[in-house]
RNA sequence: GCUGCAGUAGCUCAGUUGGUAGAGCACGUCCUUGGUAAGGACGAGGUCGUCGGUUCAAUCCCGACCUGCAGCU
Numbered sequence: 001g002c003u004g005c006a007g008u009a010g011c012u013c014a015g016u017u018g019g020u021a022g023a024g025c026a027c028g029u030c031c032u033u034g035g036u037a038a039g040g041a042c043g044a045g046g047u048c049g050u051c052g053g054u055u056c057a058a059u060c061c062c063g064a065c066c067u068g069c070a071g072c073u
Base pairs, nucleotide, nucleotide: 001072002071003070004069005068006067007066010025011024012023013022019056027043028042029041030040031039049065050064051063052062053061
């Protein structure tokens, strides 16, 4: 330098042939217990890597860029 893959909650990851995003763990409050652990209920937490384009509407489609990993040279 070229190619491919990945980037979504604090962490690990889903998701969607375009219609405003979820799970597990973690965190907070409460229930349960004599008290823990376990269990249960509820809740908070996201500019979906960045910038543009297409569209009535983009996490999803298109382009460029950034970061990481792998391969080739």

This is a predicted structure of a 73-nucleotide RNA (transfer RNA) from a Candidatus Omnitrophota bacterium. Taxonomically the source falls in Candidatus Omnitrophota (Bacteria, Pseudomonadati). The sequence was found in a public genome assembly. Its Rfam family is "tRNA". The family's RNA type in Rfam is transfer RNA.